[in-house]
RNA sequence: AAUCGUAAAAGGCAAACCGUUUGAAAAAACGGGGCGCAAAGUUACUGGCCUACGUCUUGGUUUAAGGGGGGAUAAGGCGGCAGGACUGCCGAU
Repeated sequence: AAUCGUAAAAGGCAAACCGUUUGAAAAAACGGGGCGCAAAGUUACUGGCCUACGUCUUGGUUUAAGGGGGGAUAAGGCGGCAGGACUGCCGAU
């Protein structure tokens, strides 16, 4: 330096769920918890997924407006969905 994670050691992270807070929601932060993880470290660049406050639109109702219902939409999220980019511990060959 490259490839790899079979064995070991030092350690690391932390799903579901519960509590508090933030948020319209998805979700996030912190504490508990521990399913798992060799990048479960960082990053929304590409694809994918989630949500829809607002915006646009629409059948019906209504005198009308409005409210409520349906649909579309990311400028909001997910890196523990995959690819890419950047960085990194220990060990084996």
This is a predicted structure of a 93-nucleotide RNA (c-di-GMP-I riboswitch aptamer) from a Syntrophaceae bacterium. Rfam family: c-di-GMP-I riboswitch aptamer. Rfam's curators write: GEMM was predicted in a large-scale screen for bacterial structured RNA regulatory elements. The sequence was found by an Rfam model in a public genome assembly. Lineage of the source: Bacteria > Pseudomonadati > Thermodesulfobacteriota > Syntrophales > Syntrophaceae. The prediction has a mean pLDDT of 86.